[in-house]
Source information: The part of an RNA shown here (small-subunit ribosomal RNA, 5' domain) has 520 nucleotides and comes from an uncultured bacterium. The RNAcentral record of the full RNA draws on ENA and SILVA.
Context: one part of a larger RNA
C1' cells in the first nucleotide's frame, strides 16, 4: 500500500460495485425448459344451425265439458366456429444459458502455426425435384395384475411418425483414363462404364415448411513447435511398452483396437514416483526487473452424491435423460418401489465469517411458434450486511464579564476557550407537503409515486476510535510501588513513572478507527 476479509468500541444519508475463501458436507418445502391445433387423430367445454321429442307460457273459439295456438326451457342426433382445456402421437428445443473447482504437472491452458485426415442443426446463397403406394402404433374401449411404482392382452384409428417402390445429376462406392498442381503419403479438373441412395405437407392463399448437391458463415475435432510448481532424503522407468505388416473402428489421422512379426522407446537438458495446484485475460505490489496471486468480469478447461456404460441426436457418453454397481436419504400391504440444490431463494452442519424460502419478464438476450403469445430463479430490480471505494452532512457569522463548572497551581494566576451563553443568519442530508421523469420505436415500467423539481418547516434527529518514553505528531496531576499491568523494537513498573490505571489537557484520523491474518 493492499485484501471477497474477520474481532474490539462506534455508528447519520447516498451512490457504485461487492458478500460461504470453510464440509465437492448433508438436503425439507418452491421456483428454475419448455413450447407448436398453422403436423395429427381423438376427448372434453363454449358457441352456430338444423331436425326430433318433453314441456306448456300465451293466442283465439267456447255448449264453459273442451277444441286451438304453440313461447321459454330440457334432452338427443347431426353440424358450424373458437386467442377455450389437459392427455397421448408428432417436430423444435432440453449439449445453450446457470453453479462449482472435487479431478488434472496434461497439447489441460497460453502464445504462434497445421489438417493434401475431419464434421457442423438453425442461418445465408445457388441449382434441381417433390411421382404413386402400403403397413403400422399410441391415444381411445375392454379385460386384467399390483398397496403403489409401473404395467399385461384383445380391439378400433391419424399424421410433416414408420416402410418399399419410380425418378435424380457435377452425390455416394468400384474400374480404368487424360490434364493439371504439389509439401512425402497425395490434390484437383474433365469426360466415361457398372452400381446406389430423396422428399411432406400445412395455410388466413400472403406464404411457411420438405428432398437432394454445391458454397458461405458460425461452432467444434484432432496434430505439432515453445512455454507452463516443488522434492533427487524419488534414478532407473516402459509389455500395447516403441516400431512395423494386415484386419477392424472413427466425422477423421493415430496401438485408437485387435492378429502376427521385431526389439525397440524414455532417463542427469531429471524420466520414474511423490507431494501441491483448474490455466489466462488480469489483479496487487514495486521506480522498474521482479515478486505474490487468479474473489468479482471475460476466454478455455473440467465436474454433477461414488463409479461404469451406452441410447438419441447435427452436437452429449448429458447437472434438473436412461441402465447398471455402490454408499446415503425416503414410501411399502415386505412381494416391491423413490430420490439427487456445485440452479435460485431456504434449512442443518462446519466456522472467526459470508445476504430474501422477494418483485417482474418492463428493458437485454435466450427456446418454441407464421403470429398472438408462452416459458425462462439467464437477466432486470428490489432486500440485507460501514465488507470496500467515492460523495455529503453533523451547522455558518458575529460574540470577552475571557461567566460558570472542571483541572492545575509558585494560590498570584493559567489552560478548557470564541469554545459556551447571547444575537444575526442558512437549510446539503433526514423528515412533511405537492408535482413528476427518461429508460418504450404503436401500446406495454417490476424498479416506483423511484431519481428529480418546487414549496413550508425547526439548528433541530446525526461523532466516534486509536494514541501522547524514543522509532512517531502529541504533557501534566492522582492512584499504584518489579505488584497490578504494558510492550511492534529498543524497553516501562522496586515511593517524586511525561511508557502502568484514572482524570484535565494536547495529537492523528474520521463515520470510522483501532488490532489480527495474509501478500509486495
Nucleotide at each position: 500500500g493492499a485484501u471477497g476479509a474477520a474481532c474490539g468500541c462506534u455508528g447519520g444519508c447516498g451512490g457504485c460495485g461487492u458478500g460461504c475463501u470453510u464440509a465437492a458436507c448433508a438436503c425439507a418445502u418452491g421456483c428454475a425448459u419448455g413450447u407448436c391445433g398453422a403436423a395429427c387423430g381423438a376427448a372434453g367445454c363454449a358457441c352456430u344451425u338444423a331436425a326430433g321429442a318433453c314441456g306448456g307460457a300465451u293466442u283465439a273459439c267456447u255448449u264453459c265439458g273442451g277444441u286451438u295456438u304453440g313461447a321459454a326451457g330440457u334432452c338427443u342426433u347431426a353440424u358450424u366456429u373458437g386467442a377455450c382445456u389437459g392427455a397421448g402421437u408428432g417436430g423444435c428445443g432440453g449439449a445453450c444459458g446457470g453453479g462449482u473447482g472435487a479431478g488434472u504437472a496434461a497439447c489441460g491452458c497460453g502464445u504462434g502455426g497445421g489438417u493434401a485426415a475431419c464434421c457442423u442443426g438453425c442461418c445465408u446463397c445457388a441449382u434441381a425435384c417433390a411421382g404413386g403406394g402400403g403397413g403400422a402404433u399410441a391415444a381411445c374401449a375392454g379385460u386384467u395384475a399390483g398397496a403403489a411404482a409401473u404395467g399385461a392382452c384383445u380391439g378400433c384409428u391419424a399424421a410433416u411418425a414408420c416402410c418399399g417402390c419410380a425418378u435424380a445429376a457435377g452425390c455416394g462406392c468400384a474400374c480404368g483414363g487424360u490434364c493439371u498442381c504439389g509439401c512425402a503419403u497425395g490434390g484437383g479438373a474433365c469426360a466415361g462404364u457398372g452400381u446406389g441412395a430423396a422428399a411432406a405437407a400445412c395455410u388466413u392463399c400472403g406464404g411457411u415448411g420438405g428432398u437432394a448437391u454445391g458454397a458461405g458463415a458460425u461452432g467444434g475435432a484432432c496434430c505439432c513447435g515453445c512455454g507452463u510448481c516443488u522434492g533427487a532424503u524419488u534414478a532407473g522407468c516402459u509389455a500395447g511398452u516403441u516400431g512395423g505388416u494386415g484386419g477392424g473402428g472413427u466425422a477423421a489421422g493415430g496401438g485408437c483396437u485387435c492378429a502376427c512379426c521385431a526389439a525397440g522407446g524414455c532417463g542427469a537438458c531429471g524420466a520414474u514416483c511423490a507431494g501441491u495446484a483448474g490455466c489466462c485475460g488480469g489483479c496487487c505490489u514495486g521506480a522498474g526487473a521482479g515478486g505474490g496471486u487468479g474473489a468479482a468480469c471475460g476466454g478455455c478447461c473440467a465436474c454433477a452424491u461414488u463409479g461404469g456404460g451406452a441410447c438419441u441426436g447435427a452436437g452429449a457418453c448429458a447437472c434438473g435423460g436412461c441402465c447398471c454397481a455402490a454408499a446415503c436419504u425416503c414410501c411399502u400391504a415386505c412381494g416391491g418401489g423413490a430420490g439427487g440444490c456445485a440452479g435460485c431463494a431456504g434449512u442443518g452442519g462446519g466456522g472467526a465469517a459470508u445476504a430474501u424460502u422477494g418483485c417482474a419478464c418492463a428493458a437485454u438476450g435466450g427456446g418454441g411458434g407464421a403470429a398472438a403469445c408462452c416459458c425462462u430463479g439467464a437477466u432486470g430490480c428490489a432486500g440485507c450486511g460501514a465488507c470496500g471505494c467515492c460523495g455529503c452532512g453533523u451547522g455558518a457569522a458575529g460574540g470577552a464579564a475571557g461567566a460558570a463548572g472542571u483541572a492545575u497551581u509558585u494560590c498570584g494566576g493559567u489552560a478548557u476557550g470564541u469554545a459556551a451563553a447571547c444575537u444575526u443568519c442558512u437549510a446539503u442530508c433526514a423528515g412533511c407537503a405537492g408535482g413528476g421523469a427518461a429508460g418504450a420505436a404503436a401500446a406495454u415500467g417490476a424498479c416506483g409515486g423511484u431519481a428529480c423539481c418546487u414549496g413550508a418547516c425547526u439548528a433541530a434527529g446525526a461523532a466516534g476510535c486509536c494514541c501522547c518514553g524514543g522509532c512517531u505528531a502529541a504533557c501534566u496531576a492522582c492512584g499504584u510501588g518489579c505488584c497490578a499491568g504494558c510492550a511492534g523494537c529498543c524497553g516501562c513498573g522496586g515511593u517524586a513513572a511525561u511508557a502502568c490505571g484514572u482524570a484535565g489537557g494536547g495529537g492523528g484520523c474520521a463515520a470510522g478507527c483501532g488490532u489480527u491474518a495474509u501478500c509486495c

Model confidence (mean pLDDT): 84 of 100.